[in-house]
Molecule: transfer RNA
Organism: Heterocephalus glaber
RNA sequence: UGUAGCUCAGUGGUAGAGCACUUGCCUGACAUGCAAGAGAGCCUGAGUUCAAUGCUUAGUA
Numbered sequence: 001u002g003u004a005g006c007u008c009a010g011u012g013g014u015a016g017a018g019c020a021c022u023u024g025c026c027u028g029a030c031a032u033g034c035a036a037g038a039g040a041g042c043c044u045g046a047g048u049u050c051a052a053u054g055c056u057u058a059g060u061a
Base pairs, nucleotide, nucleotide: 001061002060005019006018007017008016013050021037022036023035024034025033043059044058045057046056047055
C1' cells in the first nucleotide's frame, strides 16, 4: 500500500473520475468526435458505532 479490466480519487451517512468496454449517431469503411449505458459494496476475520471504504485490532499479499 490493497477500491471497476487498468491507473487512481473518496473528511463515519448505501462509491466517483480518466482510459478501456457495449449501444446509437456520424462515415463508402475505419479512426476521430458526439450521446447514452453496463461494470466494484471496497483483500480477509473480529471489534467500536444507530451507521465503517474511512477508526481499532489480528491476519494476508